């Protein structure tokens, strides 16, 4: 210097999923764990008024994650693409690597002021380049 792996960080990435206070707890005393509240974020029910008439071919909802061909006797199976969607100070382009799953509600819910409610999980470790805009450092 290249290329792979590993650890580790109050650095960071996906994601609404962060932060603070209180209590209470421990074979661990910590950036612990558990309960609660509160602030920020995000989700759903929910009038008028528009809308929509369209309900077993059920239907809706959360998420970027839908749809279309092909193999297969078929499946919950494979396989190509594919709407849209992520990449590290922000934004836009350009290009390259990638995601294009899952799940919930149970017959029913457009929108939608007041109101009414609910969640704040889980998983991970980073490509380059132009234009603009910024942050911190050093030195003058």
């Nucleotide at each position: 210097c290249c290329u792979a792996g590993a650890u580790a960080u109050a650095u960071g990435c996906u994601u609404a999923a962060u932060u603070u206070u209180c209590u209470u707890u421990c074979g661990u005393u910590g950036u612990g764990a558990a309960g609660a509240a509160a602030a920020g974020c995000g989700g759903g029910g929910g009038a008028a008024c528009c809308a929509c008439g369209u309900u077993u071919u059920g239907g809706g909802g959360c998420g970027a994650a839908u749809c279309a061909c092909a193999g297969g006797c078929a499946a919950g199976c494979u396989g190509u693409g594919u709407a849209g969607g992520a990449a590290a100070c922000c934004a836009u382009c350009u290009u390259u690597u990638c995601c294009g799953a899952g799940u919930c509600c149970g017959u029913c819910a457009g929108c939608u002021a007041a109101c009414c409610u609910c969640g704040u999980c889980a998983g991970c470790a980073g490509g380059a380049g132009a234009u603009g805009g910024g942050u911190c450092a050093u030195g003058u």

The prediction has a mean pLDDT of 81. Predicted 3D model of a 140-nucleotide RNA (c-di-AMP riboswitch aptamer (ydaO/yuaA leader)) from Paenibacillus aquistagni. The RNAcentral record of the sequence draws on Rfam and Ribocentre.